[in-house]
RNA sequence: GGAUCGUUAGCUCAAUCGGUAGAGCAAAUGACUCUUAAUCAUUAGGUUGUCGGUUCGAGUCCGACACGAUCCACCA
Numbered sequence: 001g002g003a004u005c006g007u008u009a010g011c012u013c014a015a016u017c018g019g020u021a022g023a024g025c026a027a028a029u030g031a032c033u034c035u036u037a038a039u040c041a042u043u044a045g046g047u048u049g050u051c052g053g054u055u056c057g058a059g060u061c062c063g064a065c066a067c068g069a070u071c072c073a074c075c076a
């Protein structure tokens, strides 16, 4: 330098053919318990990497850029 894949909640990951962004774990509150843990219930938590474009409508399609992973090439 080239190719492919990835970036979504604190963490790990979903989200079908473009149509109201979700789960598990973690956290908070409550129940239970002598207390803690465990268990159960509830709640909160998001500029979907950044900037643009297309569209009535974009996590999803297109372009550029940033970061990460893998492979290939080149130089020494």
Base pairs, nucleotide, nucleotide: 001072002071003070004069005068006067007066010025011024012023013022019056027043028042029041030040031039049065050064051063052062053061
Transfer RNA from a Verrucomicrobiota bacterium, 76 nucleotides, folded computationally. Rfam family: tRNA. By type it is a transfer RNA. Rfam describes the family as follows. Transfer RNA (tRNA) molecules are approximately 80 nucleotides in length. Rfam links the family to the GO term triplet codon-amino acid adaptor activity. The organism belongs to Verrucomicrobiota, within Bacteria. RNAcentral records the identical sequence in 2 taxa. The prediction has a mean pLDDT of 80. The sequence is in RNAcentral, with records from ENA.